RNAcentral holds the sequence, with entries from ZWD. Predicted 3D model of a 65-nucleotide RNA (Pistol ribozyme). Its Rfam family is "Pistol ribozyme". The literature on the family includes a 2020 paper in Angew Chem Int Ed Engl by Teplova et al., "Crucial Roles of Two Hydrated Mg(2+) Ions in Reaction Catalysis of the Pistol Ribozyme".
RNA sequence: AGUCGUCUAAGCGACUAUAAAAAGCUUUAGGCUUAGAGCGUCCACCCCCUCGGGGUGGGGUAGUA
Numbered sequence: 001a002g003u004c005g006u007c008u009a010a011g012c013g014a015c016u017a018u019a020a021a022a023a024g025c026u027u028u029a030g031g032c033u034u035a036g037a038g039c040g041u042c043c044a045c046c047c048c049c050u051c052g053g054g055g056u057g058g059g060g061u062a063g064u065a
Base pairs, nucleotide, nucleotide: 001016002015003014004013005012006037007036008035009034010033011032024064025063026062031039042058043057044056045055046054047053048052
């Protein structure tokens, strides 16, 4: 410098051409954290060609050192 942990910024962590791993402890379906976003995820309703898929709305882990 670059890449990755949903995206942007900040932070934290890891890796070196790969996209995983790690990131105080526990907990949650809820992804590393905060703010925003609202992708994934959860609930309700509706639709379809019912191995499953799509749409709309709501919500948007928690406790603690």